[in-house]
This record gives sequence, C1' cells and structure tokens, in this order.
RNA sequence: GGCCCCAUCGUCUAGUCCGGUUAGGACGCAGGGCUCUCAUCCCUGAAGCAGGAGUUCAAAUCUCCUUGGGGUCACCA
Repeated sequence: GGCCCCAUCGUCUAGUCCGGUUAGGACGCAGGGCUCUCAUCCCUGAAGCAGGAGUUCAAAUCUCCUUGGGGUCACCA
C1' cells in the first nucleotide's frame, strides 16, 4: 500500500443479510416495595446506534467518505 471484517446504554450484547411499532435483553446504577436489618427477590426509572454525506415517504439497517480497532496479502534489494 491492496483487500476483507468490526464499531449500538457504564459493561456485555440482540436487531443490520431482506429499511417500517416508542431500538430489546442481561449485569451494573438510582428510586420504591418486601425484611427487625442486610442480602436475595419484585416493581419502576435514567442511560446507546463512532463522525459526516447520499438514496428514500422513512436509515442502527443500503451506498460513499472519514476516524479508530482487527485480520490477510504484497513490499521491505
């Protein structure tokens, strides 16, 4: 340098192929319930699509560019 893959709540992840409900779940966190207390358990809540552009009635999803990470090939006289 070429090609390929990945990026979603604090963490881990589903959804992307094949665009369409308010982006779902677990753990953690906050509040409440339960309990003599704590833990467990139950309920509720906050929190996310790497950035930009394009296509579209509509984009986490399709296309392009950029950023970051990974893999592979080549170069390295």
Predicted 3D model of a 77-nucleotide RNA (transfer RNA) from Planctomycetes bacterium UBA4800. NCBI's taxonomy places the organism under Bacteria, Pseudomonadati, Planctomycetota. The coordinates come from a structure-prediction model, not an experiment, and the mean pLDDT is 83.